The part of an RNA shown here (large-subunit ribosomal RNA, domain VI) has 268 nucleotides and comes from a Candidatus Levyibacteriota bacterium.
The coordinates come from a structure-prediction model, not an experiment, and the mean pLDDT is 83.
Context: one part of a larger RNA
RNA sequence: CGUUGAGAUUUGAGGAAGUUCGUCCCUAGUACGAGAGGACUGGGAUGAGGGAAUCCCUGGUGUGCCGGUUGUUUCCUAAAGGAGCAUCGCCGGGUAGCUAGAUUCCCAACCGAUAACCGCUGAAAGCAUCUAAGUGGGAAGCGGUUUCCAAGAUAAGAUCUCUUGCAGUCCGUAAGGAUUGUGAAGACCCCUGGUAGACCACCAGGUUGAUAGGCGGGCGAUGGAAGCGCUGUGAGGCGUUAAGUCUACCCGUACUAAUGGUUUUAAA
Numbered sequence: 001c002g003u004u005g006a007g008a009u010u011u012g013a014g015g016a017a018g019u020u021c022g023u024c025c026c027u028a029g030u031a032c033g034a035g036a037g038g039a040c041u042g043g044g045a046u047g048a049g050g051g052a053a054u055c056c057c058u059g060g061u062g063u064g065c066c067g068g069u070u071g072u073u074u075c076c077u078a079a080a081g082g083a084g085c086a087u088c089g090c091c092g093g094g095u096a097g098c099u100a101g102a103u104u105c106c107c108a109a110c111c112g113a114u115a116a117c118c119g120c121u122g123a124a125a126g127c128a129u130c131u132a133a134g135u136g137g138g139a140a141g142c143g144g145u146u147u148c149c150a151a152g153a154u155a156a157g158a159u160c161u162c163u164u165g166c167a168g169u170c171c172g173u174a175a176g177g178a179u180u181g182u183g184a185a186g187a188c189c190c191c192u193g194g195u196a197g198a199c200c201a202c203c204a205g206g207u208u209g210a211u212a213g214g215c216g217g218g219c220g221a222u223g224g225a226a227g228c229g230c231u232g233u234g235a236g237g238c239g240u241u242a243a244g245u246c247u248a249c250c251c252g253u254a255c256u257a258a259u260g261g262u263u264u265u266a267a268a
Stems, first nucleotide, its partner, number of pairs: 001152001005162006014149004020048007032037001049107006058100004065093005070086003074083003110144003117137004165182007186264002189261001190206005211257003214253005220246003227240005
């Protein structure tokens, strides 16, 4: 830009991907074989390799969470207690998220047309012959079945819903055509953000509001704060006290911010 102005849901022409390989058990120590050995077939179990999804479990990470601890000629008034710096100073843990060696699932079954090949019937050629007429079987291969993209599939598809209005000017006898203004449904810009993300896009919202922050509660993490009291010569210990602190998670709550506005658009 096109497709009938818009929103939602779709069909699938076409395209892409995948469609892998073992072991064990039963059938059965059967068929076969003198024995040694040892099946076809059918059924079941469990893996390898590859892939997808997910974070309930097991772990990892978790540099704005909690705790321990060293140094300090820095800072907060001395002490105490903190802050800064030293690889996050070092160390022990760890929420959300992300993640694999974790968990779940798939690579299955089936159908069709076939290749080599194996057949049935059967003449040419009184026989024989799978082939000449006719008619079957048959592969990890081919076409489907599975997953994903997909109407620029210009033959531009389908279904449902919304809007399809008003006022002028010009051309035309008229039906109608062109054009200007308003600005419907809807969309964009803008703003708050994240299940999204390089940007864009996408998605959730914009007061008729829980979108983000704050606040309240919870989950969860850490592991017993400071102060005070008691006790010990002291380092320290005990009590108050499952204390104090707390990031991303959950529920709630309009306290703060989503203001004010702008643009586009009425086709058959």